[in-house]
Background
A computed fold for a 357-nucleotide RNA from Marinobacter gelidimuriae, annotated as Bacterial RNase P class A. The sequence was found by an Rfam model in a public genome assembly. Its Rfam family is "Bacterial RNase P class A". The family's RNA type in Rfam is ribozyme. Rfam's curators write: Ribonuclease P (RNase P) is a ubiquitous endoribonuclease, found in archaea, bacteria and eukarya as well as chloroplasts and mitochondria. Of the family's consensus pairs, 94% are formed in the model.

RNA sequence: CGAGCUCGCCAGACAGUCGCCGCCGUUUUACCGGGGGAGGAAAGUCCGGGCUCCAUAGGGUAAGGUGCCAGGUAACGCCUGGGCGGCGUGAGCCGACGGAAAGUGCAGCAGAGAGUAGACCGCCUAAGCCAGCGGAUUCGUCCGGUGGCCGGUAAGGGUGAAAGGGUGCGGUAAGAGCGCACCGCGUGGCUGGCAACAGUUCACGGCAUGGUAAACCCCACCUGGAGCAAGACCAAAUAGGAGUCCGUUGGCGUGGCCCGCGCUGGACUCGGGUAGGUUGCUUGAGGCCUGUGGUGACGCAGGCCCUAGAUGAAUGACUGUCCACGACAGAACCCGGCUUACCGGCGAGCUCGAUUU
Numbered sequence: 001c002g003a004g005c006u007c008g009c010c011a012g013a014c015a016g017u018c019g020c021c022g023c024c025g026u027u028u029u030a031c032c033g034g035g036g037g038a039g040g041a042a043a044g045u046c047c048g049g050g051c052u053c054c055a056u057a058g059g060g061u062a063a064g065g066u067g068c069c070a071g072g073u074a075a076c077g078c079c080u081g082g083g084c085g086g087c088g089u090g091a092g093c094c095g096a097c098g099g100a101a102a103g104u105g106c107a108g109c110a111g112a113g114a115g116u117a118g119a120c121c122g123c124c125u126a127a128g129c130c131a132g133c134g135g136a137u138u139c140g141u142c143c144g145g146u147g148g149c150c151g152g153u154a155a156g157g158g159u160g161a162a163a164g165g166g167u168g169c170g171g172u173a174a175g176a177g178c179g180c181a182c183c184g185c186g187u188g189g190c191u192g193g194c195a196a197c198a199g200u201u202c203a204c205g206g207c208a209u210g211g212u213a214a215a216c217c218c219c220a221c222c223u224g225g226a227g228c229a230a231g232a233c234c235a236a237a238u239a240g241g242a243g244u245c246c247g248u249u250g251g252c253g254u255g256g257c258c259c260g261c262g263c264u265g266g267a268c269u270c271g272g273g274u275a276g277g278u279u280g281c282u283u284g285a286g287g288c289c290u291g292u293g294g295u296g297a298c299g300c301a302g303g304c305c306c307u308a309g310a311u312g313a314a315u316g317a318c319u320g321u322c323c324a325c326g327a328c329a330g331a332a333c334c335c336g337g338c339u340u341a342c343c344g345g346c347g348a349g350c351u352c353g354a355u356u357u
Base pairs, nucleotide, nucleotide: 001353002352003351004350005349006348007347008346009345010344012322013321014320015319016318017317018316020037021036023034024033025032039328043339044338046337047336048335049334050333051227052226053225054224063223064222065221066220067219068082069081070080071079072078083097084095085094086093087092098218099217103216104215105212106211120157121156122153123152124151128149129148130147131146133144134143135142136141165183166182167181168180169179170178184207185205186204187203188202189200190199191198192197231279232278233277234276241270242269243268244267245266246265250264251263252262253261254260286305287304288303289302290301291300292299293298323326
């Protein structure tokens, strides 16, 4: 200098004017003064929790989820560290990564055969059978060779994503863990590690049951439901209910009238609850700094800080100056994560290559 990797941070700046939503102060509750007012993702609502109401002896089952090991945490499907596998020269990155030797299922095309597998080409004719040929013959047969049948063979070719360890030697009719050596693999032991797992110059086994569990399933662990429109409080009426007392005199209707029948009153008390209002509402698993334990996630201690809270729902508009000309996008109970979107810029550490000294 070039190309990269990881982690962290910023998200136009400054000034003025006019507004909008909360808070505080003064108080003649005015348009007075002061101070605050979106994000790293406020998003998707995909996980986990707090909070609230309902349900709930205990155990099992169903259904759903998670799935290497250890730790962190309020909890998690998140994070940290480690193991194993894959990718990269490397810094590093990615992984639903338990069980296929409990059982069941599935596998298009190609291919002979897709699982106690299989003979298409090739290789082999040792055994058995058949038909010619040649030679020998003591005419009983014997030897050699050819073709075919029945067969053998998983070394080689071919098919496929995948064909029952690899190399070599022996062996064989040809072959084959059929035998042996080495490598690989499995089981057990031993060593290291909390563990996952790794190592092994030890022993045993010729090597076994190929793949698929985001197929059923098995194993281990976890999970009650609904959600701030949760829930709580106050509480209008020309809405409506219950009870007690008073009056059973009255009014209205029916009717010619009386009786009767139907409707109707006043006072007090009570609970439910619509409209509406208040609350829940933002001080919290909170942030920053320092110290300390830990490889780390994180924990502990001390100090400092208060940083939106609306409910038709505020956070805006204009002007001026400057630059690198400004992305994705906006709270609605709160918090921890994950995922997705994003113009650009800055800082730290590290890797690879080239060059110079």